[in-house]
Context: one part of a larger RNA
RNA sequence: GAACGAACGUUGGCGGCGUGGUUUAGGCAUGCAAGUCGAGCGAGAAAGCCCCUUCGGGGGUGAGUAAAGCGGCGAAAGGGUGAGUAAUACAUGGACAACCUACCUCCGAGACCAGAACAACCAUCCUAACGGGUGGCUAAUGCUGGAUGGCGCCAGGGAGCCGCAUGGUUCCGUGGCUAAAGGUGGGAUACUGUCACUCGGAGAGGGGUCCAUGUCCUAUUAGCUUGUUGGUGAGGUAACGGCUCACCAAGGCUCUGAUGGGUAGCCGGACUGAGAGGUUGGCCGGUCACACUGGAACUGAGACACUGUCCAGACUCCUGCGGGAGGCUGCAGUCGAGAAUCUUCCGCAAUGGGCGAAAGCCUGACGGAGCGACGCCGCGUGGAGGAUGAAGGCCCUCGGGUCGUAAACUCCUGUCAGGGGUUAAGAAAUCCAGUACGGUGAUAACCCGUGCUGGUUGACAAAGGCCCCAGAGGAAGCACUGGCUAACUACGUGCCAGCAGCCGCGGUAAUACGUAGAGUGCAAACGUUGUUC
Repeated sequence: GAACGAACGUUGGCGGCGUGGUUUAGGCAUGCAAGUCGAGCGAGAAAGCCCCUUCGGGGGUGAGUAAAGCGGCGAAAGGGUGAGUAAUACAUGGACAACCUACCUCCGAGACCAGAACAACCAUCCUAACGGGUGGCUAAUGCUGGAUGGCGCCAGGGAGCCGCAUGGUUCCGUGGCUAAAGGUGGGAUACUGUCACUCGGAGAGGGGUCCAUGUCCUAUUAGCUUGUUGGUGAGGUAACGGCUCACCAAGGCUCUGAUGGGUAGCCGGACUGAGAGGUUGGCCGGUCACACUGGAACUGAGACACUGUCCAGACUCCUGCGGGAGGCUGCAGUCGAGAAUCUUCCGCAAUGGGCGAAAGCCUGACGGAGCGACGCCGCGUGGAGGAUGAAGGCCCUCGGGUCGUAAACUCCUGUCAGGGGUUAAGAAAUCCAGUACGGUGAUAACCCGUGCUGGUUGACAAAGGCCCCAGAGGAAGCACUGGCUAACUACGUGCCAGCAGCCGCGGUAAUACGUAGAGUGCAAACGUUGUUC
């Protein structure tokens, strides 16, 4: 000198864009953060309103609505944090003749016949609660059995081609095994559209595994290792493999630093520097790990699963003392600790995601607003004229000098802030109505696709742009002035009080302390502290 997720002191007008729990991965009140589908399925209220009534009630509507249940998809994404991890991580480059992949796209083929349940519901029982037991009824795109089976899988056989060692791939034939579900439209019940379903092949995107190289300090850590190193066989996995197991052998790593200890998420990048390098990894993007602590599996295409399950532990809460409930390292917010870090805000209008045929619903992702000079940038706090150099302050050799064109005063301007008016973009889709063409189909209807016309949708927003009004009015401080280092005098103090980054100032004329005047530097900031180069 530059930089910062900064803090502290003094001061503080406006706007834009960023950014904001670095410490206790400490504890958490409250609300919200993952639902959706009635075009998969069975069932199905109430209030209110209307009518009737024997005043007990009944009927209609509300409404096939709400709330629930079965079932499907999603919940493994999105969001947070950096505890752990020095290599099961990350970065770069390769490999899989050792692998998986729901939804999406393309291609081929197919969807036949039956059956038994379980929720919901009803009845009943236990319980303080959480919740649970027994009996009975029922549907399905839930479950089960059978059929059909191929280019699919498995095991033999034959032939061809190829390679990278195990082998890969194509064709022919044999034996064995394996599937499915319907919904909703149109229609003249001949049929047909669409969305789902099953099997197989391919793709895209996503993941898994392996290898090489690189990745901090420490030898005041020198030896480490028994599933350890390798083999055979088996099990397991989507898949290779001591991944696991039985047996066999005795290996494997290490001064090119094994093992141990400490520290740490890694990278793209960021800061600095002429560069080489050094430091760093906050925001944004990629990736990994974690979700009260430890362990485990289940479901599933995918998890060993942040707002799933089970077990153990600590903590908090409820309890009828028998037993239960919970997990903010999501968004806000609260306590604590700390030098220190924000609103319990608005909206799904946009972008994206989940579900749905769609309308739509959900979305603290996201879009916005709020708070903080925390950072960067921009603007303003007025401009021109104005000397009797006014008053006043300070200094003085008492002549004067200086603050100083500074002020007053005159003439202007009108940024920002204030008041009034007006207006765009973020909105294009979806969807609805009409219409034209094309596709499927039967020359139809429906449906689908493309185009045109009209309509519908804005949280922000009292914002932004533009115009008008008024009026210099509301808007300047901070540090320094001995040298380094730009800027000096007076008074007070008297090795005291104090200053100080280094050298050093202060003991009676201190440009170094304190105050005042003047000056210098930066400026909505200026200094100090901390850290890095």

A computed fold for a 533-nucleotide part of an RNA from a metagenome, annotated as small-subunit ribosomal RNA, 5' domain. Its Rfam family is "Bacterial small subunit ribosomal RNA". Rfam links the family to the GO terms structural constituent of ribosome and ribosome. Its mean pLDDT, the model's own confidence on a scale to 100, is 85.